[in-house]
């Protein structure tokens, strides 16, 4: 350097749930927890999905991101450890 992630091993993340926080909300940090992950580690680029405060509109409601999701797909950059 290529691969490959079935098995050992060393180590990493942490889903629902609960506390506390921010936040309009989506969701997000923070403790705990442990469903699962070989990128579930970065990155809204390309599709998608959520939330819809302001604003628009035809206003018991609609459309819309400037808010969000990368653990939903795909791209892009980086990378542990093991086998071959």
């Nucleotide at each position: 350097c290529c691969u490959u992630g079935c098995u050992c091993a060393a180590g990493g993340c942490a889903a629902a749930c609960c506390c506390g926080g921010c936040g309009a909300a989506a969701g997000c940090c923070g403790g705990g927890g442990g469903c699962g992950c070989a990128a579930a580690g970065c990155u809204a680029c390309g599709g998608g999905c959520c939330u819809g405060u302001a604003a628009a509109c035809g206003c018991u409601g609609u459309u819309c991101a400037u808010g969000g999701c990368c653990g939903c797909c795909g791209g892009g950059c980086u990378g542990c450890c093991a086998g071959g």